[in-house]
């Protein structure tokens, strides 16, 4: 150069023909214990890589760029 994946909570990932985002680990609180650790319970925490377009509505569809990765050459 040319064809594919894949970008989302602090990390690893759910979100099946579009309906307005969860889990699980970690981190806080409180709980338990004579104290730790496990346990249990809750709250917090994402403008879904960046801009655009379709649409009543977009994490999904569509173009463009970044950025990671796999194959030809």
């Nucleotide at each position: 150069g040319c064809c594919g994946g894949c970008g989302a909570a602090g990390c690893u990932c759910a979100a099946u023909a579009g309906g307005u985002u969860g889990a699980g680990c970690a981190g806080c609180g409180c709980u338990c214990u004579c104290g730790u650790a496990a346990g249990g319970c809750g709250a917090u925490g994402g403008u879904u890589g960046u801009g655009g377009g379709u649409u009543c509505g977009a994490c999904u569809c569509c173009c463009a760029c970044c950025g990671c990765u796999g194959g030809c050459u």
The RNA shown here (transfer RNA) has 73 nucleotides and comes from a Gemmataceae bacterium.
Its mean pLDDT, the model's own confidence on a scale to 100, is 80.
The sequence is in RNAcentral, with records from ENA.
NCBI's taxonomy places the organism under Bacteria, Planctomycetota, Planctomycetia, Gemmatales, Gemmataceae.
Its Rfam family is "tRNA". About the family: Transfer RNA (tRNA) molecules are approximately 80 nucleotides in length.